[in-house]
RNA sequence: GCCUUCGUAGUUUAAUGGAUAAAACAGGUGGCUUCUAUCCACUCAAUCCAGGUUCGAGUCCUGGCGAAGGCA
Numbered sequence: 001g002c003c004u005u006c007g008u009a010g011u012u013u014a015a016u017g018g019a020u021a022a023a024a025c026a027g028g029u030g031g032c033u034u035c036u037a038u039c040c041a042c043u044c045a046a047u048c049c050a051g052g053u054u055c056g057a058g059u060c061c062u063g064g065c066g067a068a069g070g071c072a
């Protein structure tokens, strides 16, 4: 330099182009308990960036950034 794959809550993963982007763990609040832990309820929190296509984009297309791998 070229090619391929990937980028979503703090972390690990979901989500046929169509519902308010779902869940587990973690965090917070409350309940329970003499206290802690466990358990129960509630809650917080995300689509890498900029464009394009579309009635509608996390998903498709282009460019950029980053990560992994391959070729040279």
Stems, first nucleotide, its partner, number of pairs: 001071007010025004018055001027043005048064005
Model confidence (mean pLDDT): 81 of 100. Transfer RNA from a bacterium, 72 nucleotides, folded computationally. Its Rfam family is "tRNA". About the family: Transfer RNA (tRNA) molecules are approximately 80 nucleotides in length.